[in-house]
Context: one part of a larger RNA
RNA sequence: UCGUGGUUAAGGAACUCGGCAAAAUACCCCCGUAACUUCGGAAGAAGGGGGACCCCUGGGAGUGAUCCAUCCAUGCGGUGGUGAGCGUUUGGGGGUCGCAGAGGAUAGAGAGAAGCGACUGUUUACUAAAAACACAGGUGCGUGCUAAGCCGUAAGGCGCUGUAUACGCACUGACGCCUGCCCGGUGCUGGAAGGUUAAGAGGAAAGGUCAACACGCUCUUGAGUGUGUGAAGCUUUGAAUUGAAGCCCCAGUAAACGGCGGUGGUAACUAUAACCAUCCUAAGGUAGCGAAAUUCCUUGUCGGGUAAGUUCCGACCUGCACGAAUGGCGUAACGACUUCUCUACUGUCUCAACCACGAGCUCG
Numbered sequence: 001u002c003g004u005g006g007u008u009a010a011g012g013a014a015c016u017c018g019g020c021a022a023a024a025u026a027c028c029c030c031c032g033u034a035a036c037u038u039c040g041g042a043a044g045a046a047g048g049g050g051g052a053c054c055c056c057u058g059g060g061a062g063u064g065a066u067c068c069a070u071c072c073a074u075g076c077g078g079u080g081g082u083g084a085g086c087g088u089u090u091g092g093g094g095g096u097c098g099c100a101g102a103g104g105a106u107a108g109a110g111a112g113a114a115g116c117g118a119c120u121g122u123u124u125a126c127u128a129a130a131a132a133c134a135c136a137g138g139u140g141c142g143u144g145c146u147a148a149g150c151c152g153u154a155a156g157g158c159g160c161u162g163u164a165u166a167c168g169c170a171c172u173g174a175c176g177c178c179u180g181c182c183c184g185g186u187g188c189u190g191g192a193a194g195g196u197u198a199a200g201a202g203g204a205a206a207g208g209u210c211a212a213c214a215c216g217c218u219c220u221u222g223a224g225u226g227u228g229u230g231a232a233g234c235u236u237u238g239a240a241u242u243g244a245a246g247c248c249c250c251a252g253u254a255a256a257c258g259g260c261g262g263u264g265g266u267a268a269c270u271a272u273a274a275c276c277a278u279c280c281u282a283a284g285g286u287a288g289c290g291a292a293a294u295u296c297c298u299u300g301u302c303g304g305g306u307a308a309g310u311u312c313c314g315a316c317c318u319g320c321a322c323g324a325a326u327g328g329c330g331u332a333a334c335g336a337c338u339u340c341u342c343u344a345c346u347g348u349c350u351c352a353a354c355c356a357c358g359a360g361c362u363c364g
Stems, first nucleotide, its partner, number of pairs: 001359008010350002014348001019345001027051005036041001038174001052096009062086002067081005072075001097101001109343007116335002121133002137172007149158003175330004180260003185257002187253005194248003200242002205237005212229007261279005288322001289319001300316005
């Protein structure tokens, strides 16, 4: 000097991002116990009092000597009563000792107000336990059984030895009050009149090749060669016509993916605009909430709490950029969650000191 324990005058969070750490509380009995509430809780709420040992005395349950009564199968017998003693338990009164009686160890700190998530549960084995996941409940979609869906090339299997009060998938997430408008886009479902549309079918027509023929040229009257026409066959290309789903098209559907305006003017103080006009849209954000886990400007403004409050609580609404199962707003209980405040308590601090043990360091 460090580590681990312990004690500390006065103050008591002034420390610090933050009471981190420490201190404090702690057991049993009795009294007593608020808001709120889903009437179960909250609650061990909170807040008080008692607790050792000795003597006397009352009660309870247990065991049960003795004695009495009675019965018979007369036995170390049964039944009923009495109830000493014993251990135990629970009251009352008196007394003794200490600073202190749950004397050690073990052994809840509490209260108020918000946010989020209903809850118990689950999770990043080895930096995150949470507001994340799950959940019961809600809703939609699919599925009639050889079900849908899933695994497998298949056989086969799961689903299920189940059968729509079932199974699969997706979203939401107890409960309470609710869940508005938009189907133009994308998706899904349904429709089939018309348009478009593949391979395939079809084969009009055209090209190539070529027997033969015609006309030239050369020359050994028969051959060579050039040009043109060109049947059949073979071959290349190939129009009309026909041709499904899909797409276009027509409807439905938002607890499907998603979306939910602007400008100008107007009231007899001013301000504001119930009102009017106009443009655009599929429709222009309803209820509720709102500087919010969402608010940039922003430490918004007002109020509360403090001597002093960028945090906190209550309001306002100018919502940069809340909003209704990508759920909205509340909500008792619950939470090693997050934020603010108070009481108690303390070496966290003012400001350090000392003690014990261990390590280091120095000397030997």
Predicted 3D model of a 364-nucleotide part of an RNA (large-subunit ribosomal RNA, domain IV) from Scrofimicrobium sp.